[in-house]
Order: sequence, then structure tokens, then C1' cells
RNA sequence: GCUGGUGUAGCUCAGUCGGCAGAGCAUCUCACUUGUAAUGAGACGGUCGUCGGUUCGAUUCCGACCACCAGCUCCA
Repeated sequence: GCUGGUGUAGCUCAGUCGGCAGAGCAUCUCACUUGUAAUGAGACGGUCGUCGGUUCGAUUCCGACCACCAGCUCCA
């Protein structure tokens, strides 16, 4: 340099007719317990990588860019 993939909550990840963004874990509160753990109930937590385009409407479609991963190639 080329090709492909990934980017969504603190972490691990879902999310297809384009129409109000979700789960588990973690954190916090409450209940239970002598206490802790476990369990149960609840709460908090989002610029859907960035910038544009299409659209009445974009996490979703299109383009460019950024970061990471893998493969290939060139030079040394």
C1' cells in the first nucleotide's frame, strides 16, 4: 500500500422492512441475614467511532476519514 472484518452503557455483547436503543455482569438503594456471600425487588448508566449524503425520518442505506484485528504484497 491492497483486501476483509470490527467499532452500540464502566466490561462482554445482542439489535434487518429504516419508525421511542436493549440484555448479562459491574455500580448504587432496599428487602432477607447476627454479619458477609448468595438470592429477590428497584435505580443509575448512551454523541450507536467521526464528518457528510439520501430520506418525512438513519444504530440500520451510501461516501470519506479515524482506531483496532486478520490476511496479502512491496522495500529494507
Annotation: This is a predicted structure of a 76-nucleotide RNA (transfer RNA) from Candidatus Aquidulcis sp. Taxonomically the source falls in Candidatus Aquidulcis (Bacteria, Bacillati, Chloroflexota, Candidatus Limnocylindria). It matches the Rfam family "tRNA". It is annotated as a transfer RNA. The coordinates come from a structure-prediction model, not an experiment, and the mean pLDDT is 81.